[in-house]
């Protein structure tokens, strides 16, 4: 340094319950495993989702807007385990 076919010390944990936060996505903790070789971390680019609040609107309805949130939707950056090769 490259790989990740098989195996494996260890390793995380999807749906869904349950409890707390949040206007909402979602989060966090406990129990659960669908799965993951980066399912470690970082919202820097894309995308996705929300709309408390702000804009428009004479007001409702609606429309938009990230400054919220998603790294288990991706691109990159950084750091690392085990096994193989050289």
């Nucleotide at each position: 340094u490259c790989a990740g076919a098989a195996a494996a010390a260890g390793g995380c944990a999807a749906a869904c319950c349950u409890a707390u936060u949040g206007a909402a996505a979602a989060a966090u903790a406990g129990g659960g495993a669908c799965g993951c070789a980066a399912a470690g971390u970082c919202a820097c680019g894309g995308g996705u989702c929300u709309a408390a609040g702000g804009u428009u609107u004479u007001u409702u309805c609606a429309a938009u807007c990230a400054u919220g949130a998603u790294g288990g939707c991706u691109g990159g950056g950084c750091u690392a385990c085990c096994u193989g090769a050289a």
Predicted 3D model of an 86-nucleotide RNA (c-di-GMP-I-GGC riboswitch aptamer) from Oceanobacillus halophilus. The organism belongs to Oceanobacillus, within Bacteria. Its Rfam family is "c-di-GMP-I-GGC riboswitch aptamer". Its family is annotated with cyclic-di-GMP binding in the Gene Ontology. The sequence was found by an Rfam model in a public genome assembly. Model confidence (mean pLDDT): 82 of 100.